[in-house]
Context: one part of a larger RNA
RNA sequence: GGCAUACGGUGGAUGCCUAGGCGCCAGGAGCCGAUGAAGGACGUGGUAGGCUGCGAUAAGCUCCGGGGAGCCGCCGAACAGGCUUUGAUCCGGAGAUCUCCGAAUGGGGGAACCCACCGGUGGUAAUGCGCCGGUACCCACGCCUGAACACAUAGGGCGUGUGGAGGCAAGCGGGGGAACUGAAACAUCUAAGUACCCCGAGGAAAAGAAAGCAAACGCGAUUCCCUGAGUAGCGGCGAGCGAAACGGGAACAGCCCAAACCCGGCGGAUGCAUAAGCCCGCAGGCGUUGUCCGUCGGGGGUUGUAGGACCCGCCAGGUGUCACUGCGGAGGCACCAGGGAGUUACAAAACCCGUCUCUAGUCGAAGGGUUCUGGAAAGGCCCGCCACAGAGGGUAACAGCCCCGUAGGCGAAAGGGACGGGUCUCCCGGCGGUGAUCCUGAGUACGGCGGGACCGGGGAAAUCCCGUCGGAAUCAGCGGGCACCACCCCGCAAGGCUAAAUACUCCCUGGCGACCGAUAGUGGACUAGUACCGUGAGGGAAAGGUGAAAAGCACCCCGGGAGGGGAGUGAAAUAGAACCUGAAACCGUAUGCCU
Repeated sequence: GGCAUACGGUGGAUGCCUAGGCGCCAGGAGCCGAUGAAGGACGUGGUAGGCUGCGAUAAGCUCCGGGGAGCCGCCGAACAGGCUUUGAUCCGGAGAUCUCCGAAUGGGGGAACCCACCGGUGGUAAUGCGCCGGUACCCACGCCUGAACACAUAGGGCGUGUGGAGGCAAGCGGGGGAACUGAAACAUCUAAGUACCCCGAGGAAAAGAAAGCAAACGCGAUUCCCUGAGUAGCGGCGAGCGAAACGGGAACAGCCCAAACCCGGCGGAUGCAUAAGCCCGCAGGCGUUGUCCGUCGGGGGUUGUAGGACCCGCCAGGUGUCACUGCGGAGGCACCAGGGAGUUACAAAACCCGUCUCUAGUCGAAGGGUUCUGGAAAGGCCCGCCACAGAGGGUAACAGCCCCGUAGGCGAAAGGGACGGGUCUCCCGGCGGUGAUCCUGAGUACGGCGGGACCGGGGAAAUCCCGUCGGAAUCAGCGGGCACCACCCCGCAAGGCUAAAUACUCCCUGGCGACCGAUAGUGGACUAGUACCGUGAGGGAAAGGUGAAAAGCACCCCGGGAGGGGAGUGAAAUAGAACCUGAAACCGUAUGCCU
């Protein structure tokens, strides 16, 4: 020095465990913000470093409920001092307070700081000083003021606004929009309208009430699922891309304007008398009335078997009132009666009552052993019981009957939600005829050219959208049915709204798992987006386990201490905090053998 064996050290694998994750299901909730958010800074405790809570009223204040004996949060104990059956701590609901920064909004600024003005108020002899409130910008509406330039307008000022702004995981609509890659290279193509950027809205968004499909039969808004179908098609006909209708389901809901026409307000033009006018007839009376144009408001009206206006006809409760007057007629308006509807569209608020439900809780059956093992009984043995409860967790080991619970019941002063009812609010002429007149969305449809979207890569290329240049028809009209034309059929563009079925999960509650078990599972089971790195954007860890219970080793000895030896606790101390188990590499000690 090597090998072997034994015993140790080191190390932290493995096993077991779980306080944390992961995935999914169901229900809820789906916004917050100038009444100052999200997120922070700084404070705040008797002693107080971190976390949590809270805000100068600062681990809290008030009220109303629940609960019922202890309490003054956690790491993390102690001392001191308190609170509490006059009901504390704790839990729920409602309120009060809520520094500074942050959209940040009085001005500034290198966030959490600096400096103001106005009004009120405290203090001072007075100034300085303190406290409270207000003071950003944009938009809408109203009012005041007011240039060039007479009216006016621009501009300025004031007031009002539960108007805006900023934040937010995924999902949604829109505006922009890659490349790697695939094509075994690569350019059309693909990846992909994906990633990403921006804008906007909502609890969903979008779409939506046929200028649609279809096919000679018919259907009847939209959305989503299945199917059709990897079909029809597209495609350097390569790679690859890839429908639709029908059919079956989910869910169902339809409406409002513009215009014609009538009435009224305002502005302009015209018309001055025999005035054309004032609902009709007669009489009286009035006359800047009337007519036309523009605009605003009310009524009317909303579709394709065309519809509506206008005109005509028929039918249609009551009362009051009105238009220059009287009489008669016709008409308008209001109220009552009757009928209908309603808060998601079709108009739009609020309140009350009831039921259910959410936000604290509460009741809740039934076992013992003087038996065995053991440190410990829930295990073995013996004898019982409950069960609408033998889900699960805990208790010194494996407990239906010990504890928390479970099945099943019960419960709200206050706040929220759903549903029903009421108050309330809104609406109410209908039918028919003629096709003479009027209306039915214009720089629109459509065409040329250039692009884009569709399954469709420019093709025979319809359809839809954008740019540009042209540019209709008006119901005897117009669009579509995949070039185009005819016949036929279907529909009615150029305005708008619309619940449900659908997508998602930052968040709350409950549940489940042939999901993980500390190099796994979230990056994060622990002071984790921490420490640390980086100028910054950003990157980003490691780190769990004594024991049933601290019973965490009084006392003695060695030592300066660290550490150790006794003693003691404990079932165990080779469970002693560098603490469960404690593998291997590696390092020792002892013995044997070999060299």

Large-subunit ribosomal RNA, domain I from an Actinomycetota bacterium, 595 nucleotides, folded computationally.